[in-house]
Molecule: RNase P RNA; transfer RNA
Organism: Armatimonadota bacterium
RNA sequence: GGAGUUGGCCGGGUGACGGCUCCUGAUCAUACGGGAGAGGAAAGUCCGGACUUCGCAGGGCAUGGUGCCCUCGGCAACGGGGGGCGGGGCGACCCGACGGAAAGUGCAACAGAAACAAACCGCUUGAAAAAGCAAGGGUGAAAUCGUGAGGUAAGAGCUCACGGCUCGACUUGGGUAACCAGCGAGCGGGCAAACCCCACCAGAAGCAAGGCCAAAUAGGGAGAGGAUGACUCGGCCCGACGACUCUCCGGGUUGGCCGCGCAGAUAAAUCGUCACACAAAUACAGAAUCCGGCUUACAGGCCGACUCCAUUU
RNA sequence: CGGGGCGUGGCGCAAUUUGGUAGCGCACCGGUAUGGGGUGCCGGUGGUUGUCGGUUCGAGUCCGGCCGCCCCGA
Numbered sequence: 001g002g003a004g005u006u007g008g009c010c011g012g013g014u015g016a017c018g019g020c021u022c023c024u025g026a027u028c029a030u031a032c033g034g035g036a037g038a039g040g041a042a043a044g045u046c047c048g049g050a051c052u053u054c055g056c057a058g059g060g061c062a063u064g065g066u067g068c069c070c071u072c073g074g075c076a077a078c079g080g081g082g083g084g085c086g087g088g089g090c091g092a093c094c095c096g097a098c099g100g101a102a103a104g105u106g107c108a109a110c111a112g113a114a115a116c117a118a119a120c121c122g123c124u125u126g127a128a129a130a131a132g133c134a135a136g137g138g139u140g141a142a143a144u145c146g147u148g149a150g151g152u153a154a155g156a157g158c159u160c161a162c163g164g165c166u167c168g169a170c171u172u173g174g175g176u177a178a179c180c181a182g183c184g185a186g187c188g189g190g191c192a193a194a195c196c197c198c199a200c201c202a203g204a205a206g207c208a209a210g211g212c213c214a215a216a217u218a219g220g221g222a223g224a225g226g227a228u229g230a231c232u233c234g235g236c237c238c239g240a241c242g243a244c245u246c247u248c249c250g251g252g253u254u255g256g257c258c259g260c261g262c263a264g265a266u267a268a269a270u271c272g273u274c275a276c277a278c279a280a281a282u283a284c285a286g287a288a289u290c291c292g293g294c295u296u297a298c299a300g301g302c303c304g305a306c307u308c309c310a311u312u313u
Numbered sequence: 314c315g316g317g318g319c320g321u322g323g324c325g326c327a328a329u330u331u332g333g334u335a336g337c338g339c340a341c342c343g344g345u346a347u348g349g350g351g352u353g354c355c356g357g358u359g360g361u362u363g364u365c366g367g368u369u370c371g372a373g374u375c376c377g378g379c380c381g382c383c384c385c386g387a
Stems, first nucleotide, its partner, number of pairs: 001309010013276006020037006039284001043295002046293005051206004058238004063202005068083006084098001085096004099197002104195002106191002117144001120137002122133004145163006164187005170182001172181003210258004220249006232240001314386007323339004333370001341357006363379005
C1' cells in the first nucleotide's frame, strides 16, 4: 500500500425566530412564565413474560413446542461465557432445525434382476441334472463398508493391512459433561423440516383483555337443548358444581372514567425556516397496555482488535 | 390495535391430506364445415406454482424469512 475478518457506537450538533401536544404556575378567562415530548429498529407480529378475565378444583389423555455439553441470568422464550462434533476458508474467522434410523410402522417416482428382499447378463464345478457364488457388466440419487494383498474350483470381511461405521454395566486412560484416545465384539444404506420413540416445557383467550359509573328497558315473540345433569376451563374423558342455556325476530341505550405509563391520545402532537462549523446533513423509518428476545429494512460516519499478500528497512 | 385465512397460464379453480412428468373449464391461435359470421368438430400455444432460502435423490406440497391480498373482533 492492497485485500479481508470481527466487536462496539453514532445515525445529528450549536444558536436565533416561529409553531404543535401534554403537564404545571398565575389569572374570572386569555395573553404570559416554567417543564417534558419517538426508534435502533417504534416495523413484522415470529416467540416469550407481566397484567386481566374465564368457578379461590383439579387430574389424565390428546395436541403443540424445544432438542450436543457445562455454567450464569431468567418461570420461560432466549441470551452471555467456555467447550465438543460436523462443514467452509491459505488465514483472521464464519456456518450448523446438532437427541434417536441396530425400538416399531411407513416411503423411495422412472430406470433396474433386485430398493432391504434379491440374481438379468455373468463366474466356477459338472457330460447333464444339479450345486456353489456375487468379482465384473448394466440401472439408479442411493446396490450389501472402501482400497490393496492373500486365499479359492469360482468367490465372499473368509483372512490380513490401512481407512470408515455400529454396539459394549467396558473391570482402560483423560474430562464435571458432551466427547476424545484405547480395548473387545461386529459390518443391516437413506429419510424423523414422514408417523413415531426418548427427555423437558406448555390451561385458554387476549387492553376491542377487563373493571366502575351513568343512560335505557319489557327481559317481548318463535324455536332448540336440559335432573338420563344443561351452563361452567375452551379438543376429549374423569372429577366438581347444581338450573338454566343457546339461536332467530323485534325494541331500547350506544356517553364518561379507570386499565394507561413524569412522550402519550377523541388514532391524528413530537415540527419548520435561517445561520455556523464540516466532505455532507441525505438512510431505513413514526410510539398506541408494558417489558424482553428473534427476524427484516437502513445513506453516511467514528473507535478498537486481528488475518493474508506485496514492498521497504 | 388484536386474531385468522389465502396467493397455481389472461380469468375461475384442481392437484398439497400420502413429496415422484402441474391438470380442467372459459379465453387465445390454427384448420375444417358456411357466401360471411355465430356455433359445432379437430389440433395447438401459454406456468420457473407470489418471492428468497433450507430439508430431501427429488418440493406446488414439508420448514423458515420477506411481499401482497382478503375476512373477523366494541